[in-house]
Context: one part of a larger RNA
RNA sequence: UGACGGGGACCCGCACAAGCGGUGGAGCAUGUGGUUUAAUUCGAAGAUACGCGAAAAACCUUACCAGGUCUUGACAUACCAAUGAUCGCUUUUGUAAUGAAAGCUUUUCUUCGGAACAUUGGAUACAGGUGGUGCAUGGUCGUCGUCAGCUCGUGUCGUGAGAUGUUGGGUUAAGUCCCGCAACGAGCGCAACCCUUGUUAUUAGUUGCCAGCAUUUAGUUGGGCACUCUAAUGAGACUGCCGGUGAUAAACCGGAGGAAGGUGGGGACGACGUCAGAUCAUCAUGCCCCUUAUGACCUGGGCAACACACGUGCUACAAUGGGAAGUACAACGAGUCGCAAACCGGCGACGGUAAGCUAAUCUCUUAAAACUUCUCUCAGUUCGGACUGGAGUCUGCAACUCGACUCCACGAAGGCGGAAUCGCUAGUAAUCGCGAAUCAGCAUGUCGCGGUGAAUACGUUCCCGGGUCUUGUACA
Numbered sequence: 001u002g003a004c005g006g007g008g009a010c011c012c013g014c015a016c017a018a019g020c021g022g023u024g025g026a027g028c029a030u031g032u033g034g035u036u037u038a039a040u041u042c043g044a045a046g047a048u049a050c051g052c053g054a055a056a057a058a059c060c061u062u063a064c065c066a067g068g069u070c071u072u073g074a075c076a077u078a079c080c081a082a083u084g085a086u087c088g089c090u091u092u093u094g095u096a097a098u099g100a101a102a103g104c105u106u107u108u109c110u111u112c113g114g115a116a117c118a119u120u121g122g123a124u125a126c127a128g129g130u131g132g133u134g135c136a137u138g139g140u141c142g143u144c145g146u147c148a149g150c151u152c153g154u155g156u157c158g159u160g161a162g163a164u165g166u167u168g169g170g171u172u173a174a175g176u177c178c179c180g181c182a183a184c185g186a187g188c189g190c191a192a193c194c195c196u197u198g199u200u201a202u203u204a205g206u207u208g209c210c211a212g213c214a215u216u217u218a219g220u221u222g223g224g225c226a227c228u229c230u231a232a233u234g235a236g237a238c239u240g241c242c243g244g245u246g247a248u249a250a251a252c253c254g255g256a257g258g259a260a261g262g263u264g265g266g267g268a269c270g271a272c273g274u275c276a277g278a279u280c281a282u283c284a285u286g287c288c289c290c291u292u293a294u295g296a297c298c299u300g301g302g303c304a305a306c307a308c309a310c311g312u313g314c315u316a317c318a319a320u321g322g323g324a325a326g327u328a329c330a331a332c333g334a335g336u337c338g339c340a341a342a343c344c345g346g347c348g349a350c351g352g353u354a355a356g357c358u359a360a361u362c363u364c365u366u367a368a369a370a371c372u373u374c375u376c377u378c379a380g381u382u383c384g385g386a387c388u389g390g391a392g393u394c395u396g397c398a399a400c401u402c403g404a405c406u407c408c409a410c411g412a413a414g415g416c417g418g419a420a421u422c423g424c425u426a427g428u429a430a431u432c433g434c435g436a437a438u439c440a441g442c443a444u445g446u447c448g449c450g451g452u453g454a455a456u457a458c459g460u461u462c463c464c465g466g467g468u469c470u471u472g473u474a475c476a
């Protein structure tokens, strides 16, 4: 100087408390461990692994296994020779498959020497490796933590390590600001500048909108751009104003005006560093290793196994509910290899036919919970839907291993969950549906969107984590 303390003081955080809803019990989905296996590819491991890499494992992916094949190679550059093509199409043959053979078609420039390009063959340099090492590395990321800290120059003090500044008195979300002070300044962080949302003005008025006039089944059409909305530029909030407290300061408390008030809400943004944290399997890369194989191709299988254990979720156990009928109101998005209206067929998944749309125009797209009426009447039930049987639909060479969906039948556990444990402070929790990426097909996951919309916070004694000062130490 740090680190640590079941030392002290002060302060903060959904840390506790106060509340609301969960997990832990059930069934299923999914990840992991374990076990099994020819293989169940690999990585991730308290917090910071476990719906994680994976924003899609039937083939492919795929790295694993079995079998069958290739060896200058599936891919790159260079040399030589041959061919004039390669590609594409057709036929034959063979297999589980990569394959083999034949035919058709077929180049450019030229000084006619050749050159370019492509294929085949050959030789060698080499290719190749999702092989090892993340404890050799770059890059990227997680975490402490959006915590308020981390430092430097000069000066001063100290023999020196170092100290001071950065401590102190107040204050703040903040090393935020004020005052004081052997310090005076500065940098990286904080804040602001950026995006979005909340109010409004101007400009613009189609594909958007419709107050008044006419018109219509319908903003449909004429008309209009006031309103809504869209999207560009501005305004607006600064403790600016008033009162009080305070040290006449910083600031705090209350108030006015205001759409918004003291950081208005949300996001992006993550200091010096810590964890030899994670990643050599995104990529790059040193060294080591393989080179007729640890490289490459194909078929099939596996990644999907199942006495079990754990994590994360979904659905429930019902009446604040289930079922039936009627009826209302969104937002974000996506679409030409696509979204697909309307109509017809089917109980349905869906099929047929087909308009429109490269989209504020058309489509996906009827939002659902809510509301109204009827029914069920507390039951393992008209709750719950697992499992199973049968029949189908769709995607796709192909749904056996191993897809999703539909209909009929079947109708399991489950009556609110032990110890323990998690999230959340407001348009939040809870609850309801919708969209997108990935994607041929496949969503209870992920990322977004809107609808309905709470309760509680006395307080900081205690648990956990963190910050500042101080103290002890046989630790570094």
Stems, first nucleotide, its partner, number of pairs: 001476002003473003007470007015460002019424005026315008034306002042053002064301007073126001077125002079122006088104006107116003128290002131288003137284002139279003142275001144273001149188006155164003168179003194267004199235007208225003213222002238261001241255005317417001321376006333364003338357002343352003383414001388409007430452007

The part of an RNA shown here (small-subunit ribosomal RNA, 3' major domain) has 476 nucleotides and comes from Oenococcus oeni. Model confidence (mean pLDDT): 82 of 100. NCBI's taxonomy places the organism under Bacteria, Bacillota, Bacilli, Lactobacillales, Oenococcus. The full RNA is in RNAcentral, with records from SILVA.